Predicted 3D model of a 73-nucleotide RNA (transfer RNA) from a Candidatus Saccharimonadota bacterium. Its mean pLDDT, the model's own confidence on a scale to 100, is 82. Its Rfam family is "tRNA".
RNA sequence: CUGGGCGUGGCGCAGUUGGUAGCGCGCGCGGUUCGGGACUGCGAGGUCGCCAGUUCAAAUCUGGUCGCCCAGA
Numbered sequence: 001c002u003g004g005g006c007g008u009g010g011c012g013c014a015g016u017u018g019g020u021a022g023c024g025c026g027c028g029c030g031g032u033u034c035g036g037g038a039c040u041g042c043g044a045g046g047u048c049g050c051c052a053g054u055u056c057a058a059a060u061c062u063g064g065u066c067g068c069c070c071a072g073a
Base pairs, nucleotide, nucleotide: 001072002071003070004069005068006067007066010025011024012023013022019056027043028042029041030040031039049065050064051063052062053061
């Protein structure tokens, strides 16, 4: 430099025929227990790397850009 992949709550991921974001763990409060763990009920937390475009509507399509990984030169 060229091509490809990934970038979503604290962590690991899902969501790709565009319709407005979910799962597991973790966290907070409660139940249970003498207490803890386990189990269980409820809840908080992300505008989906960033910028722009298309659209009534974009995590999802298009362009640019940044970071990481892989391959090639």